[in-house]
Molecule: transfer RNA
Organism: Gloeobacter violaceus SpSt-379
RNA sequence: GGCCUUAUAGUGCAGUGGUCAAGCACAUCUGGUUCUCAGCCAGAAGACUCGGGUUCGAAUCCCGAUAAGGCUA
Repeated sequence: GGCCUUAUAGUGCAGUGGUCAAGCACAUCUGGUUCUCAGCCAGAAGACUCGGGUUCGAAUCCCGAUAAGGCUA
C1' cells in the first nucleotide's frame, strides 16, 4: 500500500428498516432490609464514533473519514 472485520451507557453484550421515547448483565447513585459492612430487594441516572446519502421512516442500508483488530505484499 491492498483486502476483510469491528465501532451501541463506566465495562461486556443484544438489537440488522417502523410496535425501540434503544434492552440485558456487572459497575455507579438513592431508598429499604441489617447493630455495621457484604449480600438481597426496589428505584434512578447513563450510550448508537464522525460527516454525507437512500427512505415516509436509519443504531440498522449505501458512500467517505477516523479509530481498533486481522490477512497479504